[in-house]
RNA sequence: AUUGAACGCUGGCGGCAGGCCUAACACAUGCAAGUCGAGCGGUAACAGGAAUUAGCUUGCUAAUUUGCUGACGAGCGGCGGACGGGUGAGUAAUGCCUGGGAAUAUGCCUUAGUGUGGGGGAUAACUAUUGGAAACGAUAGCUAAUACCGCAUAACGUCUUCGGACCAAAGAGGGGGACCUUCGGGCCUCUCGCGCUAAGAUUAGCCCAGGUGGGAUUAGCUAGUUGGUGAGGUAAAGGCUCACCAAGGCAACGAUCCCUAGCUGGUCUGAGAGGAUGAUCAGCCACACUGGAACUGAGACACGGUCCAGACUCCUACGGGAGGCAGCAGUGGGGAAUAUUGCACAAUGGGGGAAACCCUGAUGCAGCCAUGCCGCGUGUAUGAAGAAGGCCUUCGGGUUGUAAAGUACUUUCAGUCGUGAGGAAGACAUUGUAGUUAAUAGCUGCAGUGUUUGACGUUAGCGACAGAAGAAGCACCGGCUAACUCCGUGCCAGCAGCCGCGGUAAUACGGAGGGUGCGAGCGUUAAUCGGAAUUACUGGGCGUAAAGCGCAUGCAGGCGGUCUGUUAAGCAAGAUGUGAAAGCCCGGGGCUCAACCUCGGAACCGCAUUUUGAACUGGCAGACUAGAGUCUUGUAGAGGGGGGUAGAAUUUCACGUGUAGCGGUGAAAUGCGUAGAGAUCUGAAGAAUACCGGUGGCGAAAGCGGCCCCCUGGACAAAGACUGACGCUCAGAUGCGAAAGCGUGGGGAGCAAACAGGAUUAGAUACCCUGGUAGUCCACGCCGUAAACGAUGUCUACUUGAAGGUUGUGGCCUUGAGCCGUGGCUUUCGGAGCUAACGCGUUAAGUAGACCGCCUGGGGAGUACGGUCGCAAGAUUAAAACUCAAAUGAAUUGACGGGGACCCGCACAAGUGGUGGAGCAUGUGGUUUAAUUCGAAGAUACGCGAAGAACCUUACCUAGCCUUGACAUAUUUAAGAACUCCGUAGAGAUACAGAGGUGCCUUCGGGAGCUUUCUUACAGGUGCUGCACGGCUGUCGUCAGCUCGUGUCGUGAGAUGUUGGGUUAAGUCCCGCAACGAGCGCAACCCUCGUCACUAGUUACUAACGGUUCGGCCGAGGACUCUAGUGAGACUGCCUUCGCAAGGAGGAGGAAGGUGAGGACGACGUCAAGUCAUCAUGGCCCUUACGGCUAGGGCAACACACGUGCUACAAUGGCCAGGACAGUGAGACGCGAUACCGCGAGGUGGAGCAAAUCUAUAAACCUGGUCUCAGUUCGGAUUGUAGUCUGCAACUCGACUACAUGAAGCUGGAAUCACUAGUAAUCGUAGAUCAGCUAUGCUACGGUGAAUACGUUCCCGGGUCUUGUACUCACCGCCCGUCACACCAUGGGAGUUGAUUUCACCCGAAGCGGGGAAGCUAAACUGGCUACCCUCCACGGUGGAAUUAGCGACUGGGGUG
Repeated sequence: AUUGAACGCUGGCGGCAGGCCUAACACAUGCAAGUCGAGCGGUAACAGGAAUUAGCUUGCUAAUUUGCUGACGAGCGGCGGACGGGUGAGUAAUGCCUGGGAAUAUGCCUUAGUGUGGGGGAUAACUAUUGGAAACGAUAGCUAAUACCGCAUAACGUCUUCGGACCAAAGAGGGGGACCUUCGGGCCUCUCGCGCUAAGAUUAGCCCAGGUGGGAUUAGCUAGUUGGUGAGGUAAAGGCUCACCAAGGCAACGAUCCCUAGCUGGUCUGAGAGGAUGAUCAGCCACACUGGAACUGAGACACGGUCCAGACUCCUACGGGAGGCAGCAGUGGGGAAUAUUGCACAAUGGGGGAAACCCUGAUGCAGCCAUGCCGCGUGUAUGAAGAAGGCCUUCGGGUUGUAAAGUACUUUCAGUCGUGAGGAAGACAUUGUAGUUAAUAGCUGCAGUGUUUGACGUUAGCGACAGAAGAAGCACCGGCUAACUCCGUGCCAGCAGCCGCGGUAAUACGGAGGGUGCGAGCGUUAAUCGGAAUUACUGGGCGUAAAGCGCAUGCAGGCGGUCUGUUAAGCAAGAUGUGAAAGCCCGGGGCUCAACCUCGGAACCGCAUUUUGAACUGGCAGACUAGAGUCUUGUAGAGGGGGGUAGAAUUUCACGUGUAGCGGUGAAAUGCGUAGAGAUCUGAAGAAUACCGGUGGCGAAAGCGGCCCCCUGGACAAAGACUGACGCUCAGAUGCGAAAGCGUGGGGAGCAAACAGGAUUAGAUACCCUGGUAGUCCACGCCGUAAACGAUGUCUACUUGAAGGUUGUGGCCUUGAGCCGUGGCUUUCGGAGCUAACGCGUUAAGUAGACCGCCUGGGGAGUACGGUCGCAAGAUUAAAACUCAAAUGAAUUGACGGGGACCCGCACAAGUGGUGGAGCAUGUGGUUUAAUUCGAAGAUACGCGAAGAACCUUACCUAGCCUUGACAUAUUUAAGAACUCCGUAGAGAUACAGAGGUGCCUUCGGGAGCUUUCUUACAGGUGCUGCACGGCUGUCGUCAGCUCGUGUCGUGAGAUGUUGGGUUAAGUCCCGCAACGAGCGCAACCCUCGUCACUAGUUACUAACGGUUCGGCCGAGGACUCUAGUGAGACUGCCUUCGCAAGGAGGAGGAAGGUGAGGACGACGUCAAGUCAUCAUGGCCCUUACGGCUAGGGCAACACACGUGCUACAAUGGCCAGGACAGUGAGACGCGAUACCGCGAGGUGGAGCAAAUCUAUAAACCUGGUCUCAGUUCGGAUUGUAGUCUGCAACUCGACUACAUGAAGCUGGAAUCACUAGUAAUCGUAGAUCAGCUAUGCUACGGUGAAUACGUUCCCGGGUCUUGUACUCACCGCCCGUCACACCAUGGGAGUUGAUUUCACCCGAAGCGGGGAAGCUAAACUGGCUACCCUCCACGGUGGAAUUAGCGACUGGGGUG
C1' cells in the first nucleotide's frame, strides 16, 4: 500500500459496487422450460352462439343437445429442453494461453438454383374388460396428421471397374372472378412450411509447436507399447480398434512415480525486473448424489432426460415404488464469517408461434449488511467577566478556552406537504400511398391519425413550511512515531509490533485532566507485496563473518586464436496478420462534484508470416602460425617402483672378567641385583638413517632423506625443424589419497594406546617414574577420512618496484667470490588498486575473461529416516518438528593474566621495638534480658560516633500520667499585670487549698506586652528510606595522573597529543616526533622550626656602672637571651667532571645544599563506601500516640570469641635517701602559694593572679646505700577492713587514700604490626570533655636518644609501555558436561488400525458391437423387433505387493526452565 475479510467500540444521510473463501455436507416448501389449434384426431374445463324442451312476468330463467365459435385439459406431432443459470470436486495435461494446420460436420439464419407427383398400412387419444396400495400397466376394438412406409422423378449430389449404379419431399393459413364439386372442397393467387444441391456466416470436433507448479531421500519407464501393411470404425486424420510383421518409443533439456492445483484476460504490490493471486466482470475447460453406459438429436454421452450398480432419504397394503438446489429464494449443519422462502416481465436478451401472445428466479428492480470506494452533514458569525466546573500548581497562577452561556444569522441532509421528468422503442386499429396479383380482396413496405404499455415508485429533480432544531466517535501520547501531567498500584495487578516497562516519586500498568491522529468511522487480528541488494536476470558472495570438492585424469555440456569465401539459425530494419471485450493509461462527454458510467485513442513490450541486410556469434568450405603438441642436445633434483649393501646406536641371549649396588626423580618409590646386577669383551636380531640439512630440492596432492645397481614419470634451458586450433574447464565417471583402524600370513629391536604397579594429590581412572600388549615393520586386500590449510578451485592475459635463495643458459674480457644479459621455481618487504577491517599486493585477496564447486541467521545437525558403499568401524547423500533474538568476523577503549619489560613505596630485605601467651582496661561479636537504645562491618567497623551513660544525658524497658500538647506562628472566647511564697496528698509528674503583688501608654472608650483557659489551623516524631537527596567524611592516594580546543590519521568506535630516547620525588624537565597549544593535578605561593640583620623593650633579659636584705632585688641598660613584627638568606648560583641538553657525581663557601625539616593543601574519578541519630531535606508512616511528662531500671549482664591498649615477668632492675635540668597549655561558680592538722587521700585558711608578673616537687637522669636470681624487697590482680572527695543521691554503678591480702606471669605457637633521624625506643608534663569519674583513651608538649638499608629475585600495593582474551555490573568475570526435577517436540519400537495405488484371478448389471437356427410382426421385406449366446465392461470378492498416515509398552538422543 492492499483485502470477497472477521472481531471490539461506535454509528446521521445518499450514490456506486460487493456479499458461504468453511461441508462438491444433507435438504422441507415454492418457483427456475416451455410453446405451437396457422401440423392432427378432438372437447375434460371456461365463455359465447344456435337448436330442442320446461316455466312463465313475452324476453328472461333453467335443463338438454350441438366443436358451430372464442378458446383449450390430456394425447399424437413439430421446434426448444446441448442455450441461459450454478459450482471448481477432478485435471500438471485428453486442460489453458499464444501462434499455426488439414482430413471434417454444422438445426435455426443469408444468398443462389431446383423440386414439392402419386399411393399405402398403422398407432396414441377414446371405448370396453382387467392387474396393482401406489407408481404404472395388460388385452381387445375405433381413429387423424407437417407421425410412419413404399413407388415415381434425379443432378453441378454420392459411389464407380468410368460402362454405369443409387438417393427426396408435407402440407397449413388468408383472399378470391370465372370453372368443377361428394358442398368438406377442388382450382387460382399470396404468405408460411417441406425436399435436394451449392456458397456464405455462425458454431463445434481434430492435429502441431512453444509456454504453463513442487519433490531426484522418485532413475529408469513402456507391450497396443513405437512403427509398417491391410481391414474395420468415425462427421473427420490417427493403434481409435483388430489381424499380421518389425523391435521399437520416452528419459539427466528430468521420463516414470508422489504431493499440490481449474487455466486465462486480469487483480494486489513494486521505480522497474519481479513476487503473490485467479472473488465480483469476461473467455475457455470440467462437473451435476457416487460409479458405469448408451439412446435421441444439427448438436449431449445430456444439472431440472433414460438405463444399470452403490450409498443415503422418503412412501408402502411389505409384494414394490419415489428422489437428487454445485438454478433463485429458503432450512439444518460446519464455521471467525457472508443477505429476502420480495416485485416485474415495463426495459435488454432468450425459447415457441404467422402474429397477438405465452414462458423466462436470465435479466431489470427493490429488501438486508458501514463489507468497500466516493460525496455531504452534525451548524455559521460574533462573544473575555478570559464565568462556573474539572485538572495541574512554584499557590502567584496556568489550562480546558471563543470553547460554553449570551447576541445575530443560515436551513444543506433528515422531517411534513405539494409538484414532477426520463427510462417507451414499440404493439394494435384505421387512413393514404407503393409493390405483389386476374383483383380496387389479402399480404408487405413507407407516411399520417387514434388507442395503449412502467416492476422500480411515496422515483430523480423542483417548490413550500418549521426550528440549531434530529445527527461523533475511535485509537494513541517511552523511542521508532505526531502527542504530558497528576493520582492509584508497588516485579503485584498488568502492558508489549521490536527495544523493553512495573521491586514506593512509572510521561510505558489502571483511572483522570490535557494533547495528537483519523473521522461515520476508528482500532485489533489474519493475509499478500514492499522496504529485503535478505536467492542478487536487472542486482550478492566464498583468506579470517555461511561458503573452494583432499588431489588429479577426463566423456557429455559450456566457452574458444588469425585470414578468406559462402549460408542466413541467432541478430538488425521494414511491412502484414493476430494479440476478444472489459480493465490500466491519455483525451473528450454524462450524472450539481466525485466514486461511477460512456465515447475515442494509445497500449497490449508477445506470436506468426513475409521482404531485405551480412558487421558480430553459429553452420559449411579453404588457408595460416602467435595457443597447444612432437623431434634433437643438455641440466638439476629425498619424484616413483624393485633388488642389494654399510656403519653408529639400542636391546637381548650365551660365555669370560669382576663386586655391590644399579636405575629413576622436584624429591622418592615400584623395578633389577650376592641365584652375581650395573660396568666390560665376543656373537645375534629388528627398525631407523646423526653430521651434510638450508623459509634448500622434487612431486598433482597425500608425501619423499645412508650408499650402490636396474626399470620409470615429470620439469627446465638452448637452438632450429615439424603438425596445424589438435585448446580451456568439467556435472556424472575413474584413479591416487597421512595417521588410526580391519582381514590373511610373516616379523617384532626400540617405542608404545589398553593394562599393572609406584609416586603426586582432598581425590588423580592424568601430568612424573618402573614395566607392558595390540600397533608401529613386510607382503597382499580393504577403509577413503584429517586444522587433507596458503583455512585462498583450475586456465589465460594485463598492471610501478626493492632485496634474497635455488637451478639453467648466452656474450665480454682484465679469467674473477668478475661484468652485462636472458629463462624456470621459490622467500621477504612494499606502491597503485582492492578489502568491513586485519591484510593481499606480478606466485593478488588488483584489472578482466572462461568453466566448475559451494553459501544464504544461531541451535537442533553434518544428526534422524531412506538410498548407495564397507567385513566391521563407519563413510557419503541429507532433512524436519521444536527453540532463540541473536550467533559470527575484524578492529577499539578499559579491566584482567600463577604474560613480558621498566620504575616506585618501611613493600620485601637489613635492623629496632612490639602484638599473638598472663592479669587488667576498653570496644565488638555472641549469648542472656522486661530492656541490655541506635549506628559503624575486609583493607576503608571494633580506646569508632562517645572531647567523658550514677540522676540528667537517653533515643531502650516497666509503671503512673497529659492530649492544640514540653516548643513555634496565627486565630476565637474568657479571666488575670507579670511574678513570688507557703501548706496537704503522692515515688514523682501532678492535684487541691491559701498568701503577697496590682506595673506601662491613654483622647479614659481602650491599647501594647505577659500569664492562664476554651476553639481551629497546626505542633511533635533519635519513626522508615544514605538505594530519592544536600552537606560533610573515609579509601585508592600526596599515587602522578585526568582531560580539552584546533589540526592530522581512521568508514567508525577511536587514535595522535599523553607514545619514544634520557632525566626527575613528580605528565619534573630536555631532545625527537603530525602535532601545536591549554586546563585540573605536581611544584611554588601560606604556616611552624633552623641563621643573621633592623625596629621595639614589660611582666622577659642582665654585659658594663652604682646600690643591696645577696633574690635582676633596686637604680640603670637595650649590648646578650627572649618576645613579635619587618627583612635578608639557597638559586645546582660558583668550581671540577660526565652528558647534545635536561640533569647527575664530587667539592668549596655557608646556620642550612640539591624538595633544608614538618604541616596545611587531596586532580578526573572508584567503592549505589559512611552518615535521614549533628544539621538540612523529598516521599511515606504515627496523631488520647511511633508525640509529651515523671519515678525506677537498663545501656555496666557473662560458659565464650576477636580487636586495640596498659602493667609486667625484673639487676640496662626494684626499694630508700640526697641532688639537677623543660616546653606547650590552662585558670574567676577558677587556679590556689606560705603556714597549720592528718601516715595519706585530704582538711582549715586565703597571699597572689582575668596571667611572659600569681598557681603546678617534671620524670627518666646523677650521687650514695641496699636487695643477689628467688615466683623474689620482681609483679601487682583479687579480696577484707577503715577512710577522703565530688554530688539531691556513689546499692545496681565513681575516683582516690591507708592497712592487710599477694593471683596469673620467668619474654610468649602458627601467624602478624610499626618505624629510615631528633625518627624508633624510653621518660614524664599539659589540655579538651568534665560536679565527680571508668583516661591505661585522645590531642598536644618537651627530656634522654639509637641500630640498619647489600640490594629489587621474591610477598603486598601502585605507575608507564607492550602482549593474549570467548571478560566490559570488567577474573569475586565468563563458562563446560553429567546427575536430580518439570514441560515440549522428535527418532527407534513387538505390533495394531486405516487410506491410496497396483498385480493376478473370480463374478459379471445396464449397454454398444457381433451372432441370432427359436419367437413376434398390418404395409414394404435380401425387412424390422426380440428371447438366448459371445466379446468388452462398472460395482463387488479373494490373495499378494508398494507407498503413506494414526496409535503403541519400552527406549535413544535433543530443546526449554
A computed fold for a 1457-nucleotide RNA from an uncultured bacterium, annotated as small-subunit ribosomal RNA. The coordinates come from a structure-prediction model, not an experiment, and the mean pLDDT is 85.